[in-house]
RNA sequence: AAGUGAGGUAGGGGUUGCGAAAUUCAUUAGUAUUCUAGUGGAGAAUCGAGGUUUUAUGAUAUUAGAAAAAAGGGAAUUUCGCCGAAGCAUAGCUUAUCCUCGAAGAGGCUAUAGCUGGGGCUACAUCGAAUAGGUGUAGAACUGUCACUAUUUAUGCCUAGUAAAUAGUGGAGGACUAUCGGGUAU
Repeated sequence: AAGUGAGGUAGGGGUUGCGAAAUUCAUUAGUAUUCUAGUGGAGAAUCGAGGUUUUAUGAUAUUAGAAAAAAGGGAAUUUCGCCGAAGCAUAGCUUAUCCUCGAAGAGGCUAUAGCUGGGGCUACAUCGAAUAGGUGUAGAACUGUCACUAUUUAUGCCUAGUAAAUAGUGGAGGACUAUCGGGUAU
């Protein structure tokens, strides 16, 4: 001086990057629920079993009228934390529904060197009140990054290499870029 690149530090992808909190708004919904007046006549409380409560002083259901929500999810604004941000999957534990056990769906926590670079669109499935949104699978594009190839430009000087742009192909975030720096070898 060049190369390599354990570990550390700092960055970029985007104009809807990711997530959290608060406020407002729409939706949920004129729904749940309560009351009144009827119909009706035995069960009812998500499903199954056991119980408990309630019900002929009329339950579940249903019609009409009056009153009338909420949570989760969504949008906007502001603030905060960030770039495996985060999400999903699997396993375990746990919360709520009248109680216990099991099932179903929903929420939360932990673990896994498991999967996904990123944000949209379309189709199917699933959760959901939903045509919103989430998730999974698949497809065709876009975008960022790195590698390889080709062309052009600049440098070089007639060789190579380096940098940038364009096009094509491919890979994955344990990445990529920059930088500090350990070990080994030349």

Model confidence (mean pLDDT): 79 of 100. A computed fold for a 186-nucleotide RNA from Bacillales bacterium UBA6259, annotated as Lysine riboswitch aptamer. The sequence was found by an Rfam model in a public genome assembly. It matches the Rfam family "Lysine riboswitch aptamer". Gene Ontology term of the family: lysine biosynthetic process.